RNA backbone atom coordinates (compact mmCIF):
# COMPACT_ATOMS: atom_id res chain seq x y z
C1' N A 1 0.00 0.00 0.00
C1' N A 2 -3.17 -4.12 -2.31
C1' N A 3 -7.06 -7.89 -2.38
C1' N A 4 -11.35 -10.44 0.35
C1' N A 5 -14.68 -10.92 4.10
C1' N A 6 -17.94 -8.77 8.53
C1' N A 7 -20.49 -4.48 11.28
C1' N A 8 -28.42 -6.06 13.81
C1' N A 9 -30.85 -5.77 22.00
C1' N A 10 -25.75 -6.63 27.27
C1' N A 11 -23.73 -11.52 24.01
C1' N A 12 -23.73 -15.08 20.22
C1' N A 13 -26.27 -15.62 15.90
C1' N A 14 -31.01 -14.80 11.17
C1' N A 15 -33.83 -11.97 8.38
C1' N A 16 -37.21 -12.45 -0.93
C1' N A 17 -36.59 -4.74 -0.80
C1' N A 18 -42.58 -4.37 2.48
C1' N A 19 -44.23 -5.19 11.16
C1' N A 20 -36.66 -6.55 12.44
C1' N A 21 -36.57 -12.93 14.32
C1' N A 22 -34.66 -16.87 18.04
C1' N A 23 -31.28 -18.23 22.23
C1' N A 24 -28.97 -16.76 26.66
C1' N A 25 -28.82 -12.70 29.72
C1' N A 26 -31.94 -8.54 32.53
C1' N A 27 -36.77 -6.64 34.67
C1' N A 28 -41.91 -7.97 36.53
C1' N A 29 -46.12 -11.97 37.82
C1' N A 30 -47.19 -17.03 38.70
C1' N A 31 -45.01 -21.76 41.24
C1' N A 32 -42.21 -22.55 46.35
C1' N A 33 -42.28 -21.89 53.92
C1' N A 34 -37.78 -19.80 50.69
C1' N A 35 -34.01 -20.63 47.03
C1' N A 36 -33.21 -23.31 42.41
C1' N A 37 -36.17 -25.42 38.14
C1' N A 38 -40.69 -24.31 35.20
C1' N A 39 -44.69 -21.34 32.92
C1' N A 40 -46.25 -16.80 30.75
C1' N A 41 -45.53 -10.91 29.91
C1' N A 42 -41.96 -6.84 29.37
C1' N A 43 -37.94 -3.28 28.06
C1' N A 44 -33.81 -3.72 24.66
C1' N A 45 -30.85 -3.45 18.36
C1' N A 46 -29.60 -2.60 12.49
C1' N A 47 -21.26 1.49 13.04
C1' N A 48 -21.41 6.59 10.47
C1' N A 49 -23.02 9.92 5.40
C1' N A 50 -24.75 10.21 1.10
C1' N A 51 -27.77 7.54 -3.24
C1' N A 52 -31.78 4.53 -5.67
C1' N A 53 -36.75 3.19 -4.58
C1' N A 54 -43.47 4.08 -2.84
C1' N A 55 -40.56 1.64 0.84
C1' N A 56 -33.39 0.07 2.65
C1' N A 57 -30.85 -4.27 7.76
C1' N A 58 -30.92 -5.74 2.42
C1' N A 59 -28.70 -2.33 -3.78
C1' N A 60 -24.70 1.47 -4.80
C1' N A 61 -20.51 5.21 -3.30
C1' N A 62 -17.33 7.41 0.39
C1' N A 63 -15.77 6.74 5.73
C1' N A 64 -15.03 4.50 10.35
C1' N A 65 -13.71 -0.06 12.79
C1' N A 66 -12.53 -4.88 13.25
C1' N A 67 -10.45 -10.01 10.42
C1' N A 68 -7.79 -12.69 6.91
C1' N A 69 -4.33 -12.99 2.30
C1' N A 70 -0.10 -10.66 -0.57
C1' N A 71 3.59 -7.03 -1.19
RNA sequence: GGGCCCAUAGUAAAACGGUAUUACGCAGCAUUCGCAUUGCUGAGGUCCGGGUUCAAUUCCCGGUGGGUCCA
A computed fold for a 71-nucleotide RNA from Candidatus Liptonbacteria bacterium RIFCSPLOWO2_01_FULL_56_20, annotated as transfer RNA. Rfam family: tRNA. Rfam's curators write: Transfer RNA (tRNA) molecules are approximately 80 nucleotides in length. Taxonomically the source falls in Candidatus Liptoniibacteriota (Bacteria, Bacteria candidate phyla).